[in-house]
Molecule: RNase P RNA; transfer RNA
Organism: Lujinxingiaceae bacterium
RNA sequence: CGGCUUUGUGGGAUGGUCGCCGGUCUGCCCGGGCUUUAAACGGCAAAGGCAGGCGGGAGGAAAGUCCGGGCAUCACAGGGUAAGGGUGGUCGGUAACGCCGACCGGGGGUAACCCCAGGGAAAGUGCCACAGAAAACAGACCGCCAGGCUACGGCUCGGUAAGGGUGAAAAGGCGAGGUAAGAGCUCACCGGGACGGCGGUGACGUCGUCCGUCAUGGUAAACCCCACCCGAUGCAAGGUAAACAGAGGUCGAGACGUCGCUUGUCGGCGGCUCCGAGGUACCCGCCUCGCUGAUCUCAGGUAACCGCUUGAGCCCACUGGCAACAGUGGGCCUAGAUGAAUGGCCAUUGUCGCGCGUUGCAAGAUGCGCGAAACAGAACCCGGCUUAUCAGCAAAACCGAUCA
RNA sequence: UCGGGGAUCGUCUAAUGGCAGGACAUUGGAUUCUGAUUCCAAGUAUCUAGGUUCGAAUCCUAGUCCCCGAA
Repeated sequence: CGGCUUUGUGGGAUGGUCGCCGGUCUGCCCGGGCUUUAAACGGCAAAGGCAGGCGGGAGGAAAGUCCGGGCAUCACAGGGUAAGGGUGGUCGGUAACGCCGACCGGGGGUAACCCCAGGGAAAGUGCCACAGAAAACAGACCGCCAGGCUACGGCUCGGUAAGGGUGAAAAGGCGAGGUAAGAGCUCACCGGGACGGCGGUGACGUCGUCCGUCAUGGUAAACCCCACCCGAUGCAAGGUAAACAGAGGUCGAGACGUCGCUUGUCGGCGGCUCCGAGGUACCCGCCUCGCUGAUCUCAGGUAACCGCUUGAGCCCACUGGCAACAGUGGGCCUAGAUGAAUGGCCAUUGUCGCGCGUUGCAAGAUGCGCGAAACAGAACCCGGCUUAUCAGCAAAACCGAUCA
Repeated sequence: UCGGGGAUCGUCUAAUGGCAGGACAUUGGAUUCUGAUUCCAAGUAUCUAGGUUCGAAUCCUAGUCCCCGAA
């Protein structure tokens, strides 16, 4: 210098002017209510409106709604069983996670580095189309070899998985010995399995011994098995207030005690037992209800306020840790709309690109003009992931070339 | 804002992970003096991109579009 990889970072700035949405202060208007009173006048005053001053006002993804939580309601969210769903190397981080970090194993790359739904296929079941002789209890189409027959073209009966052919996949690989031809039939090496030692928290690594009865493919993002996790709903949750018009369905028995008077096959009350309904699919436990009530369905009505933004919050420094992250100290307050605000215009300027000049050996410096600037808009709030995206900048590592 | 479902020729629809089929429509030809009907033939599709698998419309992940429901 060129190429490549990874990580981090920004999402232009300043001023003027016209607007929009909250907050706060001041003034004025209006005034639900409270108070005084015989009644009023009067006094206090929520919410609201207008004007003025001050100060604030989108994102890195606000998006997709894919995970995990907070919060709220279902009485609690308790135990068990089954179903359903999810996760899947190990160790750690975290409120938690399917996220993040480090490591292990496998794959790719010359390397930096990147990718992996990465448990179990010897628990069982299913599937493996077409082709092929044979697709999982292996198997003889061609070929090779032995025997028999022969009209010498071949036929027949056995052996054989080394060779050919088919296929995504053909039952360890390769070489030597061996053999009629062959074959883990035998042996060496590689691979595989079992056991043991050592190292590591662990995934795993490494060493040694034994095993050729190493007969046991692939697929679990097929059923399934194993381990672990998960109650449901979702701020249109939920609460308060206001408004309107109601209609219909469903919903207990027994004995006992006690009280009443109309003394009965009566009524009220109380607890108990059983039953029913609801609460989660079921069971247990528990709770509520079983008629001035509860619950369901249909109809009607309403959109005001709270929830609502201070939070696992942000920034800086130090300490611990390889890191994710944690701890300590200091500082800061940073949108809350509800058809939904956060914008328009002008000027100057920063960045990048192109063109024309000036200067310079070159790299570059500088002047003028033109052009470009994306994806996208909070809606209860956080932690992640994924997706969309402009012009760049910075750092580190690797490879190649050249020079010293 | 939240929740749920779907996407296959131009249209309506089928398809155990194994050659994407049918109907209507379209085009061409035959029949007819011409048209319709009828007959014969042809073309045309798995929303997009990755992954799992020997193999994907189907299974998984991400995106795009459409539909439905909820105080």